The RNA shown here (transfer RNA) has 73 nucleotides and comes from a Deltaproteobacteria bacterium.
RNA sequence: AGGGGUAUAGCUCAGUCGGUAGAGCAGCCGGUUCCAAACCGGCAGGUCCCGGGUUCAAGUCCUGGUGCCCCUG
Repeated sequence: AGGGGUAUAGCUCAGUCGGUAGAGCAGCCGGUUCCAAACCGGCAGGUCCCGGGUUCAAGUCCUGGUGCCCCUG
């Protein structure tokens, strides 16, 4: 330099044909226990990497960047 993949909650990841974003763990509250762990119930937590475009509507499609990973030279 060229090609491919990836970026969503604190972490690991889902998200269908574009229809208004979820799980597990962690955190907080409660139950249980003599106390704790484990277990059970609940709550909170999001500028979906950044910019632009298409659309009534974008995490999703198009486009320009940036970080990381892989391949070729």
NCBI's taxonomy places the organism under Bacteria, Pseudomonadati, Myxococcota, Myxococcia. The RNAcentral record of the sequence draws on ENA. Model confidence (mean pLDDT): 83 of 100. The same sequence occurs in records of 2 taxa.